[in-house]
This is a predicted structure of an 89-nucleotide RNA (Glycine riboswitch aptamer) from uncultured Sphingomicrobium sp. Rfam family: Glycine riboswitch aptamer. Its family is annotated with glycine biosynthetic process in the Gene Ontology. Of the family's consensus pairs, 84% are formed in the model. The organism belongs to Sphingomicrobium, within Bacteria. Model confidence (mean pLDDT): 80 of 100.
């Protein structure tokens, strides 16, 4: 690296437009779900990424460098994705 299994935190918070289906109807709108796009405010780190610099190496130099640290990305109903583990090759 490949295959399989394991795999956590944080909003199913709001606001507006859109699309589909249900109900209600004075037919003029209202409500309930969902999907999709733009924001808004709090969060999460364990894709990547970047920082310090613990800690490996041959410990002077120099080289690798984390799960720590920031959240640029990404995530925050479930799926996906997943660092990392265990087994096989």
């Nucleotide at each position: 690296g490949c295959g399989c299994g394991g795999g956590a935190g944080a909003g199913u918070u709001u606001g507006c437009c859109g699309g589909c289906g249900c109900c209600u109807u004075u037919c003029a709108a209202g409500g309930c779900a969902u999907c999709g796009g733009c924001g808004a405010c709090g969060c999460c780190g364990a894709a990547g990424g970047a920082g310090c610099a613990a800690c490996c190496g041959c410990c002077c130099c120099c080289g690798g460098a984390a799960u720590c640290u920031c959240u640029c990305a990404g995530g925050c109903c479930c799926c996906c994705g997943g660092a990392c583990c265990g087994c096989g090759c």